[in-house]
RNA sequence: AAGAACUGUCUGCCUAAUCUCUCGAAACACGAGAGAGCGGAGGAACCAACUCAAGGGGUGAAUCUCGCAUCGCGAGAAGAGGAUCCUUCAUCUCUAACCCGUCAGCUAACUUCGUCGGCAUUGAAGGGGACAAGU
Numbered sequence: 001a002a003g004a005a006c007u008g009u010c011u012g013c014c015u016a017a018u019c020u021c022u023c024g025a026a027a028c029a030c031g032a033g034a035g036a037g038c039g040g041a042g043g044a045a046c047c048a049a050c051u052c053a054a055g056g057g058g059u060g061a062a063u064c065u066c067g068c069a070u071c072g073c074g075a076g077a078a079g080a081g082g083a084u085c086c087u088u089c090a091u092c093u094c095u096a097a098c099c100c101g102u103c104a105g106c107u108a109a110c111u112u113c114g115u116c117g118g119c120a121u122u123g124a125a126g127g128g129g130a131c132a133a134g135u
Base pairs, nucleotide, nucleotide: 011120012119013118014117018036019035020034021033022032023031024030037115038114039113040112041111042110047105055103056100057099058098059097063077064076065075066074067073068072078095079094080093081092082091085127086126087125088124089123090122
């Protein structure tokens, strides 16, 4: 000097996964709780429809089709994401994983659960809004 690892801080991204308060406690983090916000599930009438075993269902964008030299890969359609809000065009990336356990359509009242984890990700045009300063 360079590189690697660890810790902290700042600016941001995906995701519902953020914020406030109390206690432990002298305490950023951490642990245990309580709220707010955000998100999910169950659950009438009416309506609708399925199961009856190659069962059925849920969270999530993460499904479907075709092909092949065949259990893996590729292509296409559709869906999702890329740093103020919306739309359009272009462009890049992703299309997983997990759960319930024979059982659940919608669903007011009502009941109940979660608030993790992983990252460093673009441009242009149009429209709209907010804030600051001054008068």
Source information
c-di-AMP riboswitch aptamer (ydaO/yuaA leader) from a Chloroflexota bacterium, 135 nucleotides, folded computationally. Model confidence (mean pLDDT): 75 of 100. It matches the Rfam family "c-di-AMP riboswitch aptamer (ydaO/yuaA leader)". Rfam describes the family as follows. This family represents a conserved RNA structure found upstream of the ydaO and yuaA genes in Bacillus subtilis and related genes in other bacteria. The literature on the family includes a 2004 paper in Proc Natl Acad Sci U S A by Barrick et al., "New RNA motifs suggest an expanded scope for riboswitches in bacterial genetic control". The source organism's lineage runs through Bacteria, Bacillati and Chloroflexota.